[in-house]
Molecule: small-subunit ribosomal RNA
Organism: Trichopus zeylanicus subsp. travancoricus
RNA sequence: AGAGUUCGAUCCUGGCUCAAGAUGAAUGUCGGCGACAUGCUUAACACAUGCAAGUCCGAAGUGGUGUUUCCAGUGGCAGAUGGGUGGGUAAUGCAAAAGAACCUACCCUUGGGAGGGGAACAACAACUGGAAAUGGUUGCUAAUACCCCAUAGGCUGAGGAGCAAAAGGAGGAAUCCACCCAAGGAGGGGCUUGUGUCUGAUUAGCUAGUUGGUGAGACAAUAGCUUACCAAGGCGAUGAUCAGUAGCUGGUCCAAGAGGAUGAUCAGCCACACUGGGAUUGAGACAUGGCCCAGACUCUUAUGGGAGGUAGAAGAGGGGAAUUUUUUGCAAUGGGUGAAAUCCUGAUGGAGCAAUGCCUUGUGGAGGUAGAAGGCCCAUGGGUCAUGAACUUCUUUUCUCGGAGAAGAAGCAAUGAUGGUAUCUGAGGAAUAAGCAUUGGCUAACUCUAUGCUAGCAGCUACAGUAAGACAGAGGAUGUAAGCAUUAUCCGGAAUGAUUGGGUGUAAAGCAUCAGUAGGUGGCUUUUCAAGUUUGCCAUCAAAUCCAAGGGCUCAACCCUAGAUAGGUGGUCGAAACUACCAAGCUGGAGUAUGGGAGGGGCAGAGGGAAUUUCUGAUGGAGCAGUGAAAUGCGUAAAGAUAGGAAAGAACACCAACGAUAAAAGCACUCUACUAGGCUGACACUAACACUGAGAGAUGAAAGCUAGGGGAGAAAAUGGGAUUAGAUACCCCAAUAGUCCUAGCCAUAAAUGAUGGAUACUAGGUACUGUGCGUAUUGACCAGUGCAGUGUUGUAGCUAACGCAUUAAGUAUCCUGCUUGGGGAGUAUGUUCGCAAGAAUGAAACUCAAAGGAAUUGAUGGGGGCCCACACAAGUGGUGGAGCAUGUGGUUUAAUUUGAUGCAAAAUGAAGAACCUUACCAAGGCUUGACAUGCCAUGAAUCCUCUUGAAAGAGAGGCGUGCCCUUGGGAAUGCGGACAUAGGUGGUGCAUGGCUAUUGUCAGCUCGUGCCAUAAGGUGUUGGGUUAAGUUCCACAACAAGCACAACCCUCAUGUUUAGUUGCCACCAUUGUGUUUGGAACCCUGAAUAGACUGCCGGUGAUAAGCUGGAGGAAGGUGAGGAUGACGUCAAGUCAACAUGCCCCUGAUGCCCUGGGUGACACACAUGCUACAAUGGGCAGGACAAAGGGUCAUGAUCCUGUGAGGGUGAGCUAACUCCAAAAACCCAUCCUCAGUUCAGAUUGCAGGCUGCAACUCACCUACAUGAAGCCAGAAUUGCUAGUAAUUGCCAAUCAACCAUACGGUGGUGAAUUCAUUCCCAGGCCUUGUACACAUCGCCCAUCACACUAUGGGAGCUGGCCAUGCCCGAAGUCAUUACCUUAACUGCAAGGAGGGGGAUGCCGAAGGUGGGGCAAGUGAUUGGAGUGAAGUCGUAACAAGGUAGCCAUACUGGAAGGUGCGGUUG
Repeated sequence: AGAGUUCGAUCCUGGCUCAAGAUGAAUGUCGGCGACAUGCUUAACACAUGCAAGUCCGAAGUGGUGUUUCCAGUGGCAGAUGGGUGGGUAAUGCAAAAGAACCUACCCUUGGGAGGGGAACAACAACUGGAAAUGGUUGCUAAUACCCCAUAGGCUGAGGAGCAAAAGGAGGAAUCCACCCAAGGAGGGGCUUGUGUCUGAUUAGCUAGUUGGUGAGACAAUAGCUUACCAAGGCGAUGAUCAGUAGCUGGUCCAAGAGGAUGAUCAGCCACACUGGGAUUGAGACAUGGCCCAGACUCUUAUGGGAGGUAGAAGAGGGGAAUUUUUUGCAAUGGGUGAAAUCCUGAUGGAGCAAUGCCUUGUGGAGGUAGAAGGCCCAUGGGUCAUGAACUUCUUUUCUCGGAGAAGAAGCAAUGAUGGUAUCUGAGGAAUAAGCAUUGGCUAACUCUAUGCUAGCAGCUACAGUAAGACAGAGGAUGUAAGCAUUAUCCGGAAUGAUUGGGUGUAAAGCAUCAGUAGGUGGCUUUUCAAGUUUGCCAUCAAAUCCAAGGGCUCAACCCUAGAUAGGUGGUCGAAACUACCAAGCUGGAGUAUGGGAGGGGCAGAGGGAAUUUCUGAUGGAGCAGUGAAAUGCGUAAAGAUAGGAAAGAACACCAACGAUAAAAGCACUCUACUAGGCUGACACUAACACUGAGAGAUGAAAGCUAGGGGAGAAAAUGGGAUUAGAUACCCCAAUAGUCCUAGCCAUAAAUGAUGGAUACUAGGUACUGUGCGUAUUGACCAGUGCAGUGUUGUAGCUAACGCAUUAAGUAUCCUGCUUGGGGAGUAUGUUCGCAAGAAUGAAACUCAAAGGAAUUGAUGGGGGCCCACACAAGUGGUGGAGCAUGUGGUUUAAUUUGAUGCAAAAUGAAGAACCUUACCAAGGCUUGACAUGCCAUGAAUCCUCUUGAAAGAGAGGCGUGCCCUUGGGAAUGCGGACAUAGGUGGUGCAUGGCUAUUGUCAGCUCGUGCCAUAAGGUGUUGGGUUAAGUUCCACAACAAGCACAACCCUCAUGUUUAGUUGCCACCAUUGUGUUUGGAACCCUGAAUAGACUGCCGGUGAUAAGCUGGAGGAAGGUGAGGAUGACGUCAAGUCAACAUGCCCCUGAUGCCCUGGGUGACACACAUGCUACAAUGGGCAGGACAAAGGGUCAUGAUCCUGUGAGGGUGAGCUAACUCCAAAAACCCAUCCUCAGUUCAGAUUGCAGGCUGCAACUCACCUACAUGAAGCCAGAAUUGCUAGUAAUUGCCAAUCAACCAUACGGUGGUGAAUUCAUUCCCAGGCCUUGUACACAUCGCCCAUCACACUAUGGGAGCUGGCCAUGCCCGAAGUCAUUACCUUAACUGCAAGGAGGGGGAUGCCGAAGGUGGGGCAAGUGAUUGGAGUGAAGUCGUAACAAGGUAGCCAUACUGGAAGGUGCGGUUG
């Protein structure tokens, strides 16, 4: 300090997640020791048992030889401390800081005092009630217990006067302790003030003792603290009241800090003690181990009544993920009491349990390669675990067993729980001691096996569908270590609530607009003051903690000592720049007055013409209207049309503009009245009067609502007509509300510049509106200049980019609204407003890891531009109809083997299935195998015969021994055997190589350097011309280059040269015949070579590239054809050509063999052949090719058969011979438009050929038979010249037979192209995009199903809060005519005073009533969300096929549609 995750990629916005640290933790697993800490975070739930607060004096009593023995009660002090807990409490609390009207036992200091009297009550005794707890009556008694008098430097008060104290004890004594009054101190406590102290406004008003005053009371003290009377105040938007939550702080954790979270242990304060109320005592309590009352609960009981309170320390139950021993000692520290010794002390000191945390330390050190065994991996060579182990040697922290043995003890001595502990020392022996998590990325660490979207993993992204570094196991590795990992929580990272330190044009976010209240902020100059600000000093912020220094435990953790900064609050001596205040000025901000001028600014009234519709009469006579095309509709009852007249309502053409004006919404015929604001010029006046603006207020398009008018046109809804699969739409015909006016509501829009207001500053250019100025008199023009406004372009700067840019989105200041991931949702609920529609405010549960902005490259569009192509058009011939052939699907079958499936599968793999092929099926067989290599044994091999069998095979027999040789054997080969292995047309073309198709013979695809951009990327490659072409020229931040194009290659077309055999023959001979002599001219063949390059000329173009016309030429602009196929796309095709990884089979998925099947047949499709005829068919005669093939072949000739064929077998190893006849064609003749002398399917019978074999299942021939078919619907296809069409010929495959297919070859030989509007495909540029698996994309809503959370809901249930009324315990206070009474008084009666009872006020719990609040639950109901493959449509994204969207209204299964207004996103 960052990282992962949205995308094809990029930048940004923005959320989610991770790495760090921490914990009173828990869980899993593992576990050697020690030191120091810590240990019910939940049920303030209910608690068994013992313990935790006592102590002191004297006397009585009991026991005793005796003792300062033991013990109840009276009395004194303590019990208000210590210890626990955090329920309550948002202020009666706490924190830091001030203050005045107070109290204070024990302690300290000082001054003074203690005189005289008196009466009781416990204990105790007797009697007695009760089960018990615990009493009652009578009698006795002491005191430092109680009472009275006196006295006083005290108090009240200021006049007299009144009130009011004491106690003694111990000791032989000195003396000590105790007591009373007063003053002071220390420490402690009570009270008051301002400041700070969580969340909610979907809590906005609260308050009657309430706020204040006077009198009185009460209190230690102030005070409505209480009461009587008087006044009507007090608090609140700076958040009262109410609701929720919570003890506060020093501190603790995190953080760079600012801050955020937290409040265990330790320390300070507060509150509480089963729940609620109350007082008593006391210095102090409304009292944790005290009392009274009420309530709940528990225990006990003789049922009458009693007892109790662990939130003390242990401990048990319960709750919970979870938290210890019913331990030891008062030795230390501290507390209570006492004169003291003592005594008490679950405070506290220790020990025990727990890896709960932090900090030491150990589990051994050194050597040791045969690189051992074993595991894992492997390319089989090896590598790794690994010097690790074994082995040798050393050491003993720790461990076991012995010996010695503390400090902590102060204060003369004594006193140690801890503890025989720490520590020291001796002996023994490597001995007793390593796990956990991870291993795709983030994130350090990788392989194998198994699994096969299964099992599983997962913090995020994501992994797993047969080669998983992600699951599980194994080996290795990494991290950490007596721990490790997970879970939970907090902070950090997160600048993701931003003071430091964010944003708001388009990502979330500027209120629709204005004026203005509170508030915030505020011009220049000079004073005053000192509130803010600020220098210094003082006080304080307890200790502990943190920081730094030093020291002590062997170190560390831990502990001790003495320190410190910063900061907060308060006080004080000062300062006076800035802000505020006071005072006085100024004119620049702002305003007033005044001159001028612009304007659809507003409101009201009056007037006007054009158009539309309706009505009226007239002319006229058949249509009009409407659409893509129609129809509904209107019209002979006279429409429409034409020209008059009349009426009505609404809106105001041209001017008109990127023009004006208004705060915005908005505003336009003309004139008039009234009226607001702005601009400008001079410069008179006021003197900061200013800016912004929460709340409240005003205005606010369209639609909509209420009431009353009005209603021409257009027009939601609605009705018809079309379109359509449907059409609740788009289109058409009608038509209502509303649109208009008046009065009143509503308050919303994409109310937008998606840009709040104000002020200042920061380059220009240009256009417009309004109004000024200017020289030298006037005027004009021109050049120029000022102010206000409105546009456009553009620099710096800003911005994620797009873009903004003096009208800022720049640089600054001030004020204000709003925002914090997407969805749920602008929904629910509550409240306010509204007649309603609805508006405003406005969540949560749940769910996802994204949603989004700008720009980039593609792809795509029923977007645009340019261009090309048999793409269309123009032609021509077909397919689709018929029959047949072939292929495919489907069906069938034992099998009908299999691949290929839009173009780019379907006469395709297959250049040829009767057996074989053959992969399929049935049956029969074989198992080291039909085939390959190695080993052993044996026989050379080969060949022949017989039996059996469908064959394979099985069995038997026969002939026969060769070649080389070092004499062992070897080569080749057969049979047998064992094992390594063979074999597989078995799977995966989505594991692959290679090859191929297609895009496409389309013109594209890239790179280096440079430049531009944050980047993806761009530029180059675009632009203007041109081309078949990214072909080429010019321009240009590009300049070069590569793969494709072109050319080089082959064939054809011309010439020349050369060569003439088997080819040729003009001349010369010759002949039946180029047969032969001869010739080398011609044809032809082979080789070589020339030729074509826009080279030449004219025109055009830019003087280019080129185009066009022409000449010459055999050929002219690529001469024609072929081969040649860029980067890539389609997980295209092929594992069945071949090769090959992995998986699978191995007595079979291998191999052999026979037979069958691949040839089936209702049907559908594809490719072809033959036809339908006269441009033809039959018959007869006649003519002209090219290319190719041939010795297991081709086969002449002759004979024979109607023919297929058969017989014969010359020639040619091929320019020689054979196949071989070319056919269409020409000529002659018949047929004469018919299902025919067309067509030939089908069938019958008879033959032929090949072959081991022709039934399934070949081909051919002859005779006979003679089907459909008369040019073919929708649709669709080939072809641009020697092409289409037509016509024969040949070859490959093939042991033989099988060709309508395929590949070649010649013959005859057309028509049309005006052109690019349209269809399909393609290229370039541009544009939109919500697509990137890329339109076969994406995506919306209803319905159906499942699950989840949630709203409403008749109600129901318990809880909390305040309140009215009733009842009224204990108790204080008050009253009292009743009862009673030791101290004092009185001679007495009595009195004063006290007690009891009764009464009254207040008063807890309880009862009852209505109310409020927040929960839980509820038949049922509403929408929402989520869910691999449901239904209906197709609303949006492209002009998304009717542009979309916003507000509103109506309407429809649903998305949606339509009207009105707005917006461009």